[in-house]
RNA sequence: AAUAGCAAAGGGCAAACCCGGUGAAAGCCGGGGACGCAAAGCCAACGAGUCUAAAGCUGCCAAGCCAUGACGGUCGGGUUGCCAGC
Numbered sequence: 001a002a003u004a005g006c007a008a009a010g011g012g013c014a015a016a017c018c019c020g021g022u023g024a025a026a027g028c029c030g031g032g033g034a035c036g037c038a039a040a041g042c043c044a045a046c047g048a049g050u051c052u053a054a055a056g057c058u059g060c061c062a063a064g065c066c067a068u069g070a071c072g073g074u075c076g077g078g079u080u081g082c083c084a085g086c
Stems, first nucleotide, its partner, number of pairs: 005086002012037002017032006035073001041079003046076003049071003056065003
């Protein structure tokens, strides 16, 4: 110096839920709140998966199909990073 993860220290993030905003929705933003997380930091113009269906198409209706929308706290991957004993 690099890799891996167990302990310690300083800390960090923030699930569900509630309130307000935004969006057609999925979801996202802000405040509260902590289920958890060693990357639960970032990347959706790398691959897979999942969610939604406004517009569009089909349909007598009901409804169905569909991503250009969304999810990084779904996984793989890329990238950056704190501490210090073993």